This is a predicted structure of a 264-nucleotide RNA (Bacterial large signal recognition particle RNA) from a Clostridiales bacterium. The model forms 93% of the base pairs in the Rfam consensus.
RNA sequence: CUGUGCUAAGUGGGGAGCUAGCGGUGCCCUGAACCUGCAAUCCGCUACAGCAGGACCGAAUAUUUCUCGCGGUGCAUCUUAUGGAAAGCAGGAGUAUGUAAGGAGCGUUGAUAUCGGGGUCUUAUGCAAUGACAACCCGCGAACCGUGUCAGGGCGGGAACGCAGCAGCGCUAAGCGGAAUUUGUUAUGUGCCAUAAGGAAGCUUCGGAGGAGCCGCCUGCAUAAAUACCGUUUCGGUAAGGUGUAUCAACAGAAAUUGCACAG
Numbered sequence: 001c002u003g004u005g006c007u008a009a010g011u012g013g014g015g016a017g018c019u020a021g022c023g024g025u026g027c028c029c030u031g032a033a034c035c036u037g038c039a040a041u042c043c044g045c046u047a048c049a050g051c052a053g054g055a056c057c058g059a060a061u062a063u064u065u066c067u068c069g070c071g072g073u074g075c076a077u078c079u080u081a082u083g084g085a086a087a088g089c090a091g092g093a094g095u096a097u098g099u100a101a102g103g104a105g106c107g108u109u110g111a112u113a114u115c116g117g118g119g120u121c122u123u124a125u126g127c128a129a130u131g132a133c134a135a136c137c138c139g140c141g142a143a144c145c146g147u148g149u150c151a152g153g154g155c156g157g158g159a160a161c162g163c164a165g166c167a168g169c170g171c172u173a174a175g176c177g178g179a180a181u182u183u184g185u186u187a188u189g190u191g192c193c194a195u196a197a198g199g200a201a202g203c204u205u206c207g208g209a210g211g212a213g214c215c216g217c218c219u220g221c222a223u224a225a226a227u228a229c230c231g232u233u234u235c236g237g238u239a240a241g242g243u244g245u246a247u248c249a250a251c252a253g254a255a256a257u258u259g260c261a262c263a264g
């Protein structure tokens, strides 16, 4: 070195997660790669870290190192979106005040400001209106204890006659009811009412003098206070994406390493 037969090994690996840790089941990546049983309210183990049983292959299809980097993860930062908390804070949407540049309106048929008179206002009185009460008017209204007349009956009397008097009828008191007017008293959420007095300011109206502004409705501008609806700012959260960095790393590539026996 060749051949034969064995043995160790191999028949997938990796990421996150789970876990004290390791491996597996489940998820994802790679890509083609024995079988059966077990397992998320987990399963099996303990640093030689799946267990149990079977099969194939077998020292290159094995092992180690390096390169590459599918993919995953951590951190930082940026962008976007979203929901939470806070702050009147450039602004928006509103409020108030001022201004008067533009528009509208009023004004030489006379504006603002000014002067005088009246009204509005207050007090008192009157008148009127309305309401209440009383009087006046009408009606009703007393078994006896109101009145007039008092049938019948009663009492007194020899008689003439006299006396009291129920019912009925008439009238009336208190009271009750009605009522258009009239009279008196009183009250008022009353009055295009009258008289007298007083009247600060405002408003309104009339007049005088004078002669050009007035107003602040809309826009603009300025200021102030407020408001967490939109926006803005700050804080921290979540999601997606980008960048950087760290880390693990499949597939692939390169290099190195590797047992026993027998025969030639």
Base pairs, nucleotide, nucleotide: 001264002263003262004261005260006259010056011055012030013029014028015027020046021045022044023043024042034054035053036052037051038050062257063256064255065254066253067252071248072247073246074245075244076243077242078241079240080239081238082237084235085234086233087232089231091230092229095224096223097222098221099220101219102218103217105214106213114208115207116206117205118204119203120202121198122197123196124195125194126193127191128190129188130187131186132185133184134183135182137178138177139176140175146171147170148169149168154163155162156161
Rfam family: Bacterial large signal recognition particle RNA. The family's RNA type in Rfam is non-coding RNA gene. Lineage of the source: Bacteria > Bacillati > Bacillota > Clostridia > Eubacteriales. The coordinates come from a structure-prediction model, not an experiment, and the mean pLDDT is 75. It is recorded under the gene name ffs. The sequence is in RNAcentral, with records from ENA.